Predicted 3D model of a 172-nucleotide RNA (c-di-AMP riboswitch aptamer (ydaO/yuaA leader)) from a Thermoleophilaceae bacterium. Rfam family: c-di-AMP riboswitch aptamer (ydaO/yuaA leader). Rfam's curators write: This family represents a conserved RNA structure found upstream of the ydaO and yuaA genes in Bacillus subtilis and related genes in other bacteria.
[in-house]
RNA sequence: GGUCACAACCAGCCGAAUCCCCGUCGUCCAGAUGGCGGGGAACGGGGGAACCAAUUCAGGGCCGGUAGUAGUUCGCCGGCCCAGGGGCGAAUCGCACGUCGUAGAACGGCGUAGCGCGUUCUUUCUCGCGCGAGCCCGUCAGCUCACCCCGUAGGCGUCAGAAAGAAGGGGC
Repeated sequence: GGUCACAACCAGCCGAAUCCCCGUCGUCCAGAUGGCGGGGAACGGGGGAACCAAUUCAGGGCCGGUAGUAGUUCGCCGGCCCAGGGGCGAAUCGCACGUCGUAGAACGGCGUAGCGCGUUCUUUCUCGCGCGAGCCCGUCAGCUCACCCCGUAGGCGUCAGAAAGAAGGGGC
């Protein structure tokens, strides 16, 4: 000096996921930027009239209980699971390319609607990099005033350029 990897710190990033107050946390004093509980603000989400829109063949399986009955089916009620439908989210939709293979499904791959990042902020253009998941409700929900309910987690580490506007700091 170069390359690779790791660690720390970076008024930083995805996301609604932040801020404040009160109480409490063995005994005395001190300490609390912590834990737990409650409340509020703010942000985010769901349900929910009229008007408008929409227009239904019907849910299925298992278990238990109950009325009637000799008993079963059937009816009703409760619980669980799943087609259908729906919700949060950027995360939709394809190809038949590979594995298995009769096929399908699954896994992987290649694209794609859409989304995010490139460091003062916003917008536009160019260039580059990445994501394109997962979970929930449980037969049910269009929109929707009033009204009702719920959440405030989790995970990370980028550093290209130009134009317009704005803000802040420093120097003279």